[in-house]
RNA sequence: GAUUUAUACAGAAGAAGGGAGAGAAUAGGCUCUGUGAACUUCUGGCAACCUGCCCUCAUUGUGGAAAAGGUGCUAAUUCCUACCCGAUUUCAGAAAACGGUUUAAGCUGUCGUCUGAAACAGGGAAAUAUAAAGC
Numbered sequence: 001g002a003u004u005u006a007u008a009c010a011g012a013a014g015a016a017g018g019g020a021g022a023g024a025a026u027a028g029g030c031u032c033u034g035u036g037a038a039c040u041u042c043u044g045g046c047a048a049c050c051u052g053c054c055c056u057c058a059u060u061g062u063g064g065a066a067a068a069g070g071u072g073c074u075a076a077u078u079c080c081u082a083c084c085c086g087a088u089u090u091c092a093g094a095a096a097a098c099g100g101u102u103u104a105a106g107c108u109g110u111c112g113u114c115u116g117a118a119a120c121a122g123g124g125a126a127a128u129a130u131a132a133a134g135c
Base pairs, nucleotide, nucleotide: 001135004132005131006130007129008128013043014042015041016040017039021032022031023030026082027081028080029079044074045073046072049070050069053064054063055061078127083124084123085122086120088119089118090117091116092115093114094113097110098109099108100107101106
């Protein structure tokens, strides 16, 4: 660096330095920030992917306890949305049926049908982040 698998609506502080931005990318929003952003260090904490321990098991789990070790994290759902599917709703158009009106054409109203567009519950994908195993 690319890939595979798993997880992502939970949880978790303060100090010192620093000095204006930050929230992954692009765009639109929205939020945090001189009552001090990003970032660095220290001490805590959260969590339980890996190591270790116990049970099960025989090549073996979607198990349990712990949190010493390796990571990670410590605002807001990965802050929300943009790609696909889509119940439902609204709008526009079309054909048909029925009713009203008209000499007639035409106009108009109504339930359903079809097509398109928009909004939006929900779901999926993509991308991203973290871990582990290898390349």
Predicted 3D model of a 135-nucleotide RNA (SAM riboswitch aptamer (S box leader)) from Pseudarcicella hirudinis.
Taxonomically the source falls in Pseudarcicella (Bacteria, Bacteroidota, Cytophagales, Flectobacillaceae).
It was read from a public genome assembly, where an Rfam model found it.
Its mean pLDDT, the model's own confidence on a scale to 100, is 82.
The model forms 91% of the base pairs in the Rfam consensus.